[in-house]
């Protein structure tokens, strides 16, 4: 310098164009003599910037970070 892959919640993963869901973790309440477990509820994310589209996590371009390959 070139090519490829990956980037979603605190963590591990879904969502193949109709607008993001689960598990664990967290908070509150219930339960308990107190905890744990269990139950109910709540909060929490699309790496960044543009473009295409009625509509983008998803398609295109650039950038950033990580990994692999080549020179």
């Nucleotide at each position: 310098c070139g090519g490829c892959u990956u980037a979603u919640a605190g963590u591990u993963c879904a969502a193949a164009g109709g607008a993001a869901g689960a598990a664990c973790a967290g908070u509150a309440c219930g339960c308990u003599a107190c905890g744990a477990a269990c139950g109910u509820a709540c909060a929490g994310a699309u790496a960044g910037a543009a473009g295409u589209u009625c509509g983008a996590a998803u398609c295109u371009u650039c950038u950033u970070a990580a990994g692999c390959c080549g020179u």
Predicted 3D model of a 71-nucleotide RNA (transfer RNA) from Paraflavitalea soli. It matches the Rfam family "tRNA". Rfam describes the family as follows. Transfer RNA (tRNA) molecules are approximately 80 nucleotides in length.